[in-house]
Annotation: Model confidence (mean pLDDT): 83 of 100. A computed fold for a 1496-nucleotide RNA from an uncultured bacterium, annotated as small-subunit ribosomal RNA. RNAcentral holds the sequence, with entries from ENA and Greengenes.
């Protein structure tokens, strides 16, 4: 950094798609280790269980425990004994006191407002950023100052008595405090008042000072301390206000009544409609109010070159929330996650009376979901709460567990090792590849395993992690590789399987029998403990364009002007300093990013240092923009003087024409069309003459002429009226430009009301056309077209498909309107200068190209409008306007990978121009009708083998099917085979005869014993086991390289090199003017040359010459015959071949361009290519042929091969093609007579002679052929007959008798004779050939072949007619034009209908959410009021009072209820159109002049 995809190709526009990076991910396959991170994105769904906030006895009473002491009781062990006892005094018990750095239910203090979770709500001063508080609070902490005197009354706990299942609770009695309450004291504080000084942006603030009023305190103790009160200050934390920034929708445009402000109160820590009373009527909004939707915000994170875009997990800051809604209490702080009260839903307990609960704390469970972990360890560290402290608590936190979820690191071994092993795969069978890969040899030890040692984290003790990290030793290559891809994009190819199936696919697209695209395998490529897929975001996408796009034709200029807001704006001077620029200060938390250095072995990770934009303050500058002031005239406007004009409105008026009416003349038609008909007309039309009526439009002039903003405006006259232009330079002094909304005008059609109505003419009627014809054509004809009015409509391809304004940038040439000057003679004409308008051409420039080019689509500035793939759709819904028709505004779902612009090459056109061809025309003869032959289709059949299919299949492959051929059918046989190669072994092979059989075949008998030899054997031939293999006219001509062929077409074309032009496809050359049969030649030309074609060279033929002269020939000379080149001889002639000559527009004339060339002429056998043949460019038709042959692949292998007999290819209701013979007198028959050419011949041609009516037979001369034979040429000529008929035409068919070939003529050959004697009397629509030795006609020969010819290939004989001409039909060539075609008109393509599916609009309604209005009701609570009840401290001697509480009441209010409205979602019988779908139906609308030009 780009790439693929619209086309036959090109350039452009434009969308779609891909390659990159990223993720709290998920899914599929796979999975060795470690480190660091991360882990419910969904149901703010419901939660079992445990834990997550306590602590202080150094505040207090009390209880308990322990110890000690005191006295009481108690009496053990032991000692002693005279056994009677004595002594001893322990344990224990109870009482009292004291002690304990023991416990704690309660009172009390501090903390439960932190920490932890979540993102529902919130579009907001919520957040971010910067300010403000002269409008505020702040427990614990720090500093400072001062102080703590003296009293009082209660109450928990506790005891007693009750209620209750429980939760809990009532009454009576006792008691303590750092709990509670008075009093004293008051430096300072606070409050109100009077004064002085200073300061501030305002309300005001600060200081000094006077008197007055108000409110404090608590103790504990081990006497070190720790607390307490007040005040001032700090720190910390909070509160409030303000500027700026902060998503989408205008199909949400108006919102608001405590609303906006004031005065006075209340309330609060505090300003404030925060609340209340009164007063005023304001406030917000196009710079987007209100409403609706969505959303926690930020530091950051991802991406990007950046600007931006997306995002807000983890970490950090702020906010909000704690089942849902409401409320306050306490407190320094809450309207409080693990507090309280109430309401609601849910769950649980219950004795049914009543109670309890809130995991969005950590684990965990269910549920939801594609999806997200352990009911772990520890307070060792860090931090928090309480405490003086020890310490206690801490699911904060530190760790561990689970998960490849992410990032980072490591490993799965290393070196050597070629018989390139085996094996796999491919193969052209040679080999190639996996591949040094393996094996093998020598090593290593990261990791693993085993054993041992063993941290830091802790500054004395204390370590959950953890016997962890790390280190040492031993051990053994051992335990450790997958995933995706391989048609292009995009790195990487082969085989098999499959056969539009199965499947793939991100886009283009693969798959219909040779798939590098499906599946598998081998190989390869990529990444790697991961790899792919899916989802999402950015990028690429300059595809929303600020950086950085456009609008003539691709999407896109508003139909037009006027003008509001806004934007923008001429010259000079002064000033201010908002923008702008410079300097400096504050802030921009930390983390993150970047740079440098450092720590874990490296890295990820972590640490240290440095570093940025923004906002705010201060100081300065003054060029530019802006504000203020002053001046100017060139922009703009006014004035004066002129001329031009279909500019507008109204009134009047004119002639021509159409139609109608009346009258005259006049008679049978008129009219209309491609042709007709409907229609009009004998009741007198059309035509024509005269008169009249009425409406509409204004010929000529008339002009890419004029005017207007656009729409638009056209006879003439008058009136009224708008604008532009030219000249002058008197006036104003920037007054300008543009213009969202707004307003005006606005063709045609249409609407409303009233007129009018000649012509034309939707609808409609009729006639034609047509398959149909609701059309085109014709005859009629109503609305309408015309006029007046309208708060009518407001749209057009309203177009120059080009918004407006200003300035600048070569020329040339017309034209309209003024003006100045020059020349000249008044004028005119002419020349020139400057201006306004309107055209054409054209340079630079520009453009994708076409084109535009001073009237820009060029160069710039300003303003407005509009565009962002095609379809759906200018549709739906909503809104506004309209009487309606409808207009304006204007989506989405869904669907496609294109849709499109310009230009290029072709092809095509019922486009044009030119030209050619037996293409038409002019002619001659046919085909189509008959019979027959032959081929084909069809049908039939056991089989009727196969192929060929418009021209270009059909007398074609087939130059010849009785068997064979033969491929088909039936049946019988063979299985290494009829044929080829290898082959152990054996043997000659073969020939003859016989038997069985349909034959193949089988058997028997006889005969036979090859050649060469170095004697070993070899070669040929035959048999032959086994195995490789043979064989196939089986498939695919759409496998392919073939080979060959047809066709366009013997048409004149098809290309290349270099150069030039074009961004390019391409063009040029090859086009043009002539000419030709021809791209043949000439001339011209940005082309110059060249190649394949054309022509020529080749063959035959036409004239002549030379040479040669037998088998050919015979003029002259002989011989001979009845006759014949028969013979001697000759080579002159004919002829046969061989080689030459000849024709070249060479010569003359005319035309043409002094050309090419054409026309005419001379000469010549032949004249302009003399005639004919061979020769077929690049290519087209997937043309034909796998059955000529060759060949890939597939298929068959006792058969799809081989062989044999018989049958079939020869069938026959029919249809078609091609021929033959005819229909007759230009003829048929008979007799006689004449003249060719080219060929063929030894398994052959076969003479003469004989036989037969004949086919033919017998005999067999000659000839391998210029010698002999086939062989008779026929039409023709002469004579004669027939006389127009189904015939003396015609010969089919059939019968009989024969002949020939052949093993064999039944199916199924040819010929002969006799007999038979069908159709047919010249052929409908239609159609074919031929332009001269041609058509027509006549016979002859060859190939194939045993035989078989009307076919075919050749040969000669006789021998015409016609061509004016190129309008038309067909085919072709060149140029040009249009195109939506490129599979190329047998193209493309539109709409209805039918069917299936999809999304969507309407819809009687139905259901849900949400917002809102009115009313009802009103829990808890707070504020207010208070008649009732209760009441320790204070006052009072008392009565009582002050104060308080309960209750009641009132205001507000949550949930709730009733009714109405808005909005949104779902659903709905039926219904509307839309989209998609393989070959459905009907037509043919569009693309060519698309067959009626198309379109709005």
């Nucleotide at each position: 950094a780009g790439a693929g995809u619209u086309u036959g190709a090109u350039c452009c526009u434009g969308g779609c798609u891909c390659a990159g990076g990223a993720u709290g991910a998920a899914c599929g396959c796979u999975g060795g280790c470690g480190g660091c991170g991360u882990g419910c994105u969904u149901a703010a769904c419901a939660c079992a269980u445990g834990c997550a906030a306590g602590u202080c006895g150094a505040a207090c009473g009390a209880a308990g425990c322990a110890u000690u002491u005191a006295a009481u009781u108690g009496g053990a062990a032991g000692u002693u004994u005279a056994c009677g006892g004595a002594u001893g005094g322990a344990a224990g018990a109870a009482u009292a006191a004291a002690u304990g750095a023991c416990u704690u239910a309660g009172u009390g203090g501090c903390g439960g407002a932190c920490g932890g979770g979540u993102g529902a709500g919130u579009a907001a001063c919520g957040c971010g950023u910067g300010g403000a508080u002269a409008a505020c609070c702040u427990g614990c902490c720090u500093u400072a100052u001062a102080c703590a005197g003296g009293g009082g009354g209660a109450u928990a706990a506790c005891g007693g008595a009750g209620a209750g299942a429980a939760a809990u609770u009532u009454c009576c009695g006792c008691u303590a405090a750092g709990a509670c309450c008075g009093c004293a004291u008051a430096a300072g504080a606070c409050c109100a008042c009077a004064g002085c000084a200073g300061c501030g942006c305002a309300u005001g603030c600060u200081g000094c000072g006077g008197g007055g009023g108000u409110a404090a305190a608590a103790u504990a103790u081990u006497a070190a301390u720790a607390g307490g009160u007040a005040u001032a200050a700090g720190a910390u934390g909070g509160a409030u206000c303000c500027g700026c920034g902060u998503c989408c929708g205008a199909u949400u445009a108006g919102c608001u009544u405590g609303u906006u402000g004031g005065c006075g109160g209340g309330g609060u820590a505090g300003a404030g409609g925060c609340c209340c009373a009164c007063c005023a009527a304001g406030g917000c909004g196009a710079c987007g109010a209100u409403c609706g939707g969505u959303a926690g915000c930020c530091g950051g994170c991802c991406u990007g070159a950046g600007a931006g875009g997306g995002u807000g997990a983890a970490c950090g800051g702020c906010c909000a929330c704690a089942u849902u809604g409401g409320g306050a209490c306490u407190g320094a702080g809450a309207c409080a996650c693990g507090g309280c009260c109430c309401a609601a839903a849910c769950u649980c307990c219950u004795a049914c009376g009543g109670g309890a609960g809130g995991c969005a704390g950590c684990a965990g469970u269910g549920g939801g979901g594609a999806a997200u972990a352990u009911u772990g360890c520890a307070c060792a560290a860090u931090g928090g709460g309480c405490g003086a402290a020890a310490g206690c608590c801490u699911g904060a936190u530190g760790c561990a567990g689970c998960a490849a979820c992410g990032c980072c690191g490591c490993g799965u071994g290393a070196a050597c090792g070629a018989u390139g092993a085996a094996g796999g795969u491919c193969u052209u069978c040679g080999g190639a590849u996996c591949g040094u890969a393996a094996a093998g040899u020598u090593c290593u030890g990261u990791u693993g395993c085993a054993g041992g040692g063993g941290a830091a984290g802790a500054u004395a003790a204390u370590g959950a992690c953890g016997g962890u990290a790390c280190c040492c030793u031993g051990u053994g290559a051992g335990g450790a590789a997958g995933c995706c891809c391989c048609g292009g994009c995009u790195a990487a190819c082969u085989a098999c399987g499959u056969g539009c199936c199965a499947g793939c696919a991100g886009c283009c697209g693969c798959g219909g029998u040779a798939a590098u695209a499906c599946g598998u395998a081998g190989g390869g490529g990529g990444c790697u403990a991961g790899c792919g897929u899916u989802a999402u975001c950015c990028g690429g996408a300059u595809u929303u364009a600020c950086u950085g796009g456009g609008c003539g034709u691709a999407a896109a200029g508003g139909g037009u002007g006027c003008g509001u807001a806004g934007g923008u704006g001429g010259u000079c001077c002064u000033u201010c300093a908002a923008g702008u620029c410079g300097g400096u200060g504050g802030u921009u938390a930390a983390a993150g990013g970047c740079u440098a250095c450092g720590g874990c072995u490296c890295a990820a990770c972590c640490g240290u240092a440095g570093u940025a934009a923004g906002c705010c303050g201060c100081c300065g500058a003054a060029a530019c923009u802006g504000g203020a002031g002053g001046a100017c005239u060139u922009g703009a406007g006014u004035g004066c003087a002129g001329g031009a004009g279909a500019g507008g409105a109204a009134a009047g008026u004119g002639g021509a024409a159409u139609u109608c009416c009346c009258a005259g003349u006049g008679u049978a038609g008129c009219g209309g069309u491609g042709a007709a008909a409907u229609g009009c007309g004998u009741a007198g039309a059309u035509a024509u003459u005269g008169g009249g009526a009425g409406g509409a439009a204004c010929a000529c002039c008339a002009g890419u002429a004029g005017c207007g903003a656009a729409g638009g405006c056209g006879g003439c006259u008058u009136u009224c009226u708008g604008g532009a232009c030219u000249g002058c330079a008197a006036c104003u002094g920037a007054c300008g430009c543009u213009g969202a909304g707004g307003c005006u005008c606005g063709a045609a059609a249409g609407c409303c009301a009233g007129g009018g109505g000649a012509g034309c003419g939707a609808a409609c009627g009729g006639g034609a056309u047509u398959a149909g014809a609701u059309a085109c054509c014709c005859c009629g004809g109503u609305a309408g077209u015309c006029c007046u009015g309208g708060c009518c409509c407001g749209u057009a391809a309203a177009c120059g498909a080009a918004g407006g304004a200003u300035a600048c940038u070569a020329g040339g040439u017309g034209u309209g309107g003024g003006a100045a000057g020059g020349u000249a003679u008044c004028g005119a004409c002419c020349c020139c200068u400057a201006c306004c308008g309107u055209g054409c051409c054209g340079g630079a420039g520009u453009u994708a190209a076409c084109g535009c080019a001073a009237u820009a689509a060029g160069u710039a500035u300003c303003c407005c409008g509009c565009c962002u793939g095609g379809g759906g759709a200018g549709u739906a819904c909503g809104g506004u306007c309209g009487c309606a028709a409808g207009a304006c505004u204007g989506a989405a779902a869904c669907u496609c990978a294109a849709a499109g612009g310009a230009a290029u090459u072709g092809a095509c056109g019922g486009g044009g121009a030119c030209c050619c061809g037996c293409a038409c025309a002019a002619g001659c003869g046919g085909u189509g009708g008959a019979g027959u032959a032959u081929g084909u289709g069809g049908u039939u059949u056991a089989a009727u083998u196969c192929g060929a299919a418009g021209c270009a299949a059909c007398g074609c492959g087939a130059a010849g099917a009785a068997c064979c051929u033969u491929a088909c059918c039936a049946g019988g046989c063979c299985u290494u085979g009829a044929c080829a190669u290898u082959g152990a072994c054996u043997g000659a092979a073969g020939u003859u005869a016989c038997u069985a059989g349909a034959g193949a075949u089988a058997g028997u008998a006889a005969u036979g014993u090859u050649u060469c030899u170095u004697c070993g054997g070899a070669a040929a031939c035959a048999g032959g086991a086994a195995a490789a293999c043979a064989g196939g006219u089986g498939g695919u001509g759409c496998a392919u390289u073939g080979c060959c062929u047809g066709u366009c077409g013997u048409c004149a074309g098809c290309u290349c090199g270099u150069g030039u032009c074009g961004u390019g496809a391409g063009a040029u050359g090859u086009u043009g003017g002539g000419u030709u049969a021809a791209g043949u030649c000439c001339c011209g030309c940005a082309a110059c040359g060249a190649g394949c074609g054309c022509a020529a060279c080749c063959c035959c033929u036409g004239u002549u010459c030379u040479u040669u002269g037998u088998u050919g020939c015979c003029a002259g000379c002989g011989c001979g015959u009845a006759a014949u080149g028969g013979u001697g001889g000759g080579c002159a002639c004919u002829c046969a071949a061989a080689g030459g000559a000849g024709a070249c527009u060479g010569c003359c004339g005319c035309g043409g361009a002094g050309a090419a060339c054409g026309c005419g002429g001379a000469g010549g056998a032949a004249g302009g290519c003399g005639g004919g043949g061979a020769u077929g460019a690049c290519g087209u038709c997937a043309a034909g042929u796998c059955a000529u042959c060759a060949u890939g692949c597939c298929c068959c292998u006792u058969a799809u091969g081989g062989u044999c007999u018989g049958g079939g290819c020869u069938a026959c209701a029919c249809a078609c093609g091609u021929a033959c013979u005819a229909c007759a007198a230009u003829g048929g028959g008979a007799c006689g007579g004449a003249c060719a050419g080219a060929g063929a011949g030894c398994a052959g041609c076969g003479a003469a002679c004989c036989c037969g009516c004949g086919a033919g037979g017998g005999c067999g001369a000659g000839c391998g052929a210029a010698c002999c034979u086939c062989a008779a040429a026929a039409a023709c000529c002469g004579u004669u007959u027939c006389u127009c008929a189904g015939u003396u035409c015609g010969g089919a068919u059939u019968g009989c008798a024969g002949g020939c070939u052949g093993c064999a003529a039944c199916u199924c050959g040819c010929c002969u004779g006799c007999a038979u004697g069908a159709a047919g009397u010249c052929g409908g629509a239609a159609u074919c050939g031929c332009u001269a030795g041609u058509a027509a006609u006549c016979g002859c020969g060859g190939a194939u072949c045993a035989g078989c010819a009307u076919g075919u290939c050749g040969c000669g004989g006789u021998g015409a007619a016609u061509a004016c001409g190129u309008u038309c039909c067909c085919g072709g060539g060149u140029c040009u034009u249009g195109u939506a075609c490129a599979c190329a008109c047998c193209g493309c393509c539109c709409g209805u209908c039918a069917c299936a599916c999809c999304a969507u609009g309407g819809g009687a309604g139905c259901g849900g959410g949400u917002c809102u209005c009115g009313c009802c009701a009103g829990a808890a609570g707070u504020g207010g009021g208070u008649a009732g009840c209760c009441u320790a401290a204070c006052c009072g001697c008392a009565a009582g009072g002050a104060g308080g509480g309960c209750g009641c009441u009132u205001a507000c209010c949550a949930c709730g209820g009733c009714g109405g409205g808005g909005u949104u979602c779902g659903u709905g019988a039926c219904u509307g159109g839309g989209g998609u779908g393989a070959a459905g139906u009907c037509g043919u609308a569009a693309c060519a002049a698309g067959g009626u030009a198309a379109c709005c």